This is a predicted complex of two RNAs, RNase P RNA and transfer RNA, with 483 nucleotides together.
RNA sequence: CCAGAGGGUUGGGCGGCCGCGGGUGCGCAAGCACGCGAGGAAAGUCCGGGCUCCACGGAAAAACGGUGCCGGGUAACGCCCGGCGGGCCAGAGAGCGAUUUUUGGCCCAGGGAAAGUGCCACAGAGAGCAGACCGCUCACUGGUUCCCAAGUCUUCGGACGGCGGGACUAAGAGCAAGGGUGAAAGGGUGCGGCAAGAGCGCACCGCGCGACUGGCAACAGAAGCGGCAUGGUAAACCCCACCGGGAGCAAGACCGAAUAGGGACGGCACAUGAGGUUUUCCGCCUCGUCGUCCGGGUUGGUUGCUUGAGGGGCGGAGCAAUCCGCCUCCUAGAGGAAUGGCCGCACAUCGCCGCUCAGGGAGACUUGGGAAGCGAGGACAGAACCCGGCUUAUAGACCCUCUGGCAUU
RNA sequence: UGCCCUGUCGUCUAAUGGUAAGACCACGGACUCUGACUCCGUUAAUUGUGGUUCGAAUCCACACGGGGCAUCCA
Numbered sequence: 001c002c003a004g005a006g007g008g009u010u011g012g013g014c015g016g017c018c019g020c021g022g023g024u025g026c027g028c029a030a031g032c033a034c035g036c037g038a039g040g041a042a043a044g045u046c047c048g049g050g051c052u053c054c055a056c057g058g059a060a061a062a063a064c065g066g067u068g069c070c071g072g073g074u075a076a077c078g079c080c081c082g083g084c085g086g087g088c089c090a091g092a093g094a095g096c097g098a099u100u101u102u103u104g105g106c107c108c109a110g111g112g113a114a115a116g117u118g119c120c121a122c123a124g125a126g127a128g129c130a131g132a133c134c135g136c137u138c139a140c141u142g143g144u145u146c147c148c149a150a151g152u153c154u155u156c157g158g159a160c161g162g163c164g165g166g167a168c169u170a171a172g173a174g175c176a177a178g179g180g181u182g183a184a185a186g187g188g189u190g191c192g193g194c195a196a197g198a199g200c201g202c203a204c205c206g207c208g209c210g211a212c213u214g215g216c217a218a219c220a221g222a223a224g225c226g227g228c229a230u231g232g233u234a235a236a237c238c239c240c241a242c243c244g245g246g247a248g249c250a251a252g253a254c255c256g257a258a259u260a261g262g263g264a265c266g267g268c269a270c271a272u273g274a275g276g277u278u279u280u281c282c283g284c285c286u287c288g289u290c291g292u293c294c295g296g297g298u299u300g301g302u303u304g305c306u307u308g309a310g311g312g313g314c315g316g317a318g319c320a321a322u323c324c325g326c327c328u329c330c331u332a333g334a335g336g337a338a339u340g341g342c343c344g345c346a347c348a349u350c351g352c353c354g355c356u357c358a359g360g361g362a363g364a365c366u367u368g369g370g371a372a373g374c375g376a377g378g379a380c381a382g383a384a385c386c387c388g389g390c391u392u393a394u395a396g397a398c399c400c401u402c403u404g405g406c407a408u409u
Numbered sequence: 410u411g412c413c414c415u416g417u418c419g420u421c422u423a424a425u426g427g428u429a430a431g432a433c434c435a436c437g438g439a440c441u442c443u444g445a446c447u448c449c450g451u452u453a454a455u456u457g458u459g460g461u462u463c464g465a466a467u468c469c470a471c472a473c474g475g476g477g478c479a480u481c482c483a
Base pairs, nucleotide, nucleotide: 001405002404003403004402005401006400007399008398009397010396013345014344015343016342017341018340020037021036023034024033025032026031039380043391044390046389047388048387049386050385051248052247053246054245057282058281064244065243066242067241068240069083070082071081072080073079084110085108086107087106088105089104090103091102092101093100094099111239112238116237117236118233119232120231133179134178135175136174137173138172141171142169143168144167145166146165147164151160152159153158187205188204189203190202191201192200206228207226208225209224212221213220214219252303253302254301255300262294263293264292265291266290267289268288273287274286275285276284296482297481310329311328312327313326314325315324316323317322349376350375351374352373355370356369357368358367359366360365410479411478412477413476414475415474416473419433420432421431422430427463435451436450437449438448439447456472457471458470459469460468
């Protein structure tokens, strides 16, 4: 210098003219003057609250839904900060090796699989209190054959031969080392051992339990014990702990206008029913009430409404998120929706033509840089009751960390 | 503005977490003198991205698309 990954900030500036929506003042009015007027996401509506109405007795229940390492922050959260543990990648180191130590970056929906149930297709011998296809072996059992002691028979040549020994075989048996299947095959490296093998034994590595020590805790270290046991899946049911009443500004309140508080069908009809905006049960309240459809009127005004867990600066506490104190500022409130258009200047960026510098090439030409000129000229996007988060979209600019490459010293 | 539902060939539907199936349509062939009918065959899809899992149409998260309901009075 270039490229990539992660994180943070910003996301157009100045001036003029015309216009739009609210507010205040002046004016009889037309209108005039002043001041204000989109975002980091206003978006998706994925979480958490404020606010409003309904309910509010059993009930802080069951069911259902959600969350899930530990500590802290917060009004609250599934958010944020810090820590712990784990995984992946890269570099370095130790060891013959299995393995392990350390550094850096990124990621983690990260309670429980020795409470129970379910599932693990195909392949494979065997897939959940495992299994034997190829293979290895012959210790055991069986078979064939050879040798031989005692002994028996004898025609004296020899034959048989319990027990024992050798060789071969593998019906049978043993094994789980190797091959093979699979996402996964019930510790690994070596030595001994054995018929062959195997934690069968031993050393080391890994793993489980773990007195004790440190830490608020998650957890870490660890004497000692254990030959190794309970494979995975809970974003399957489930168990444990914690949280959650329902609906949403078209919530809700007030005023005004108008009309037929009308009709049809159905449920139940004096409590074993219906309704009371909550899934169920009991309780409580009301009783000609409820549901569906058809029909009637209106398409108005006021309020909720924007000063709020608010922004900025300084100081302090804290590793940080965040909190505390002081000073200062007021910054859209419309109701189908305003926040825009044009011109000029400067700048970031992009494109084009020729010029110039450096490198390559015989040349045609090509690669990179520089200044001038001409042209284009911001990205995603638009408040609708309000906040805190998350997620998603986002041209360009600046800063920090890491990785890789090239050049120079 | 708020709330809710949903997404599989061109269309309508299937599919316990284990090779995405069927019907209609389209195209090609056979049959026929030709067409229709019929028969055979072919093309064609899980909205997208990421995650959990050995394995995802299915489970989870986030986006994207489509659809529905809700004003006031009596």